RNAcentral holds the sequence, with entries from MGnify. This is a predicted structure of a 367-nucleotide RNA (Bacterial RNase P class A) from a soil metagenome.
């Protein structure tokens, strides 16, 4: 660093579940019977149910780049940082000239950011022979050295200047432009450019991309019981049709119907919007039952062989059925041999993460 193995293995005598098969029935026989994580319920999904699982918007969620997979936040491979003597291991790896906030203390000053000690220039006092040298102080100039810090206006030299500064110049950084290699992320080469005054978005945010919900206590079926329970709810509008009224007719009335408009409701996460239903419909209080079959184990299965690819894996042939319990099944006893047995028991299945753990075996590197 990659892999495989398993907690006990033979033998025997009883017990446990499921399956088949004999049996009138019992009962016999045969055959299977927890894990590398069965855990945690973290991610993704297969499958069932909710009118459509249709649109947005908000929330959520991932984040370099190119593949694998049914999907992912997994997994391979490349790339950029880091970071080890080295095999190698790590990464919450998109954007800070679009904004908003924040960098404690300490320092002069922490981002529209500066002068504490310092250095230099031009004066003015004091002392002193002295325009030497000390000292105090004003005014302009500086941020190269010094001090604080996790971080202080790129970083090394050289020139320059009154002292300095990218102020100039080399090279490194950093920016951009063309170009070369790559699928790309990116790497190289050339030029131009003295050049934004920083950290950090595991702050908000901006950008891209994913994205209905509820869950096997999902859900179907049969039986049984209950109280065949008690209340409330379609509003406004237009049109037709029926009835009444009007001497008829205009016109009006309606516990009526039917059409259509829109209103309110209702529906497995919030809003809108569409869409579908709405008295055989919603809404509420209140009271039975909560037993039994299923679902429930042939699945994106497993294995072995080519054959393709660095690799995750894929395709073909071949072969295999390997736990379905329902208060919860694989347990005692003897011998006997060993690694003397850490972590630790399925409940609708499956792909992965993560945690926790013991001992034994193989292959490749590297000191």
């Nucleotide at each position: 660093u990659a892999g495989c193995c398993g907690a006990g293995g033979c033998a025997g005598u009883c017990g446990c579940u499921g399956u088949c098969a004999u049996u009138c029935a019992u009962a016999u026989g045969a055959u299977a019977g927890a894990g590398g994580a069965a855990a945690g319920u973290c991610c993704g999904g297969g499958c069932u149910c909710c009118a459509u699982a249709g649109g947005g918007c908000a929330a959520a969620g991932u984040g370099c780049c190119a593949g694998g997979u049914a999907a992912c936040g997994c997994c391979u491979g490349g790339g950029a940082g880091g970071u080890g003597c080295a095999a190698g291991c790590c990464u919450a790896c998109g954007g800070a000239a679009a904004g908003u906030g924040c960098c404690a203390c300490a320092g002069a000053a922490a981002a529209u950011a500066a002068a504490c000690c310092g250095c230099c220039g031009c004066g003015u006092c004091u002392u002193g022979a002295a325009u030497a040298g000390a000292g105090a102080u004003g005014c302009g100039g500086u941020a190269a050295g010094g001090g604080u810090g996790a971080a202080a206006a790129g970083g090394u030299g050289c020139g320059g200047u009154a002292a300095g500064a990218g102020c100039g110049c080399a090279c490194c950084g950093c920016g951009u432009a063309a170009u070369u290699g790559g699928u790309a992320a990116c790497a190289g080469u050339u030029g131009c450019g003295g050049c934004a005054c920083g950290g950090a978005a595991a702050a908000c945010c901006c950008c891209a991309c994913u994205c209905g919900g509820a869950g096997c206590a999902a859900g179907a079926c049969c039986a049984a019981a209950u109280a065949g329970g008690a209340g409330c709810u379609u509003a406004c509008g237009u049109g037709a049709a029926c009835a009444c009224u009007u001497u008829a007719a205009c016109g009006g009335u309606g516990a009526u119907u039917c059409a259509u408009g829109c209103a309110a409701g209702u529906a497995u996460g919030g809003c809108c919007c569409a869409c579908a239903c709405u008295a055989a419909a919603g809404c509420u209080c209140g009271g039975g039952u909560a037993g039994g079959u299923u679902g429930c184990u042939u699945g994106a299965g497993g294995u072995g062989u080519u054959u393709g690819g660095u690799g995750a894996c894929a395709a073909a042939c071949a072969u295999c059925c390997u736990a379905g319990a329902u208060a919860a099944a694989u347990g005692a006893c003897u011998g006997u041999c060993c690694a003397c047995g850490a972590c630790a028991g399925a409940a609708c299945c499956c792909g992965g993460c993560u945690u926790a753990u013991c001992g034994g075996c193989u292959g490749a590197c590297u000191c």
The coordinates come from a structure-prediction model, not an experiment, and the mean pLDDT is 76. Its Rfam family is "Bacterial RNase P class A". From the family's description: Ribonuclease P (RNase P) is a ubiquitous endoribonuclease, found in archaea, bacteria and eukarya as well as chloroplasts and mitochondria. It is annotated as a ribozyme.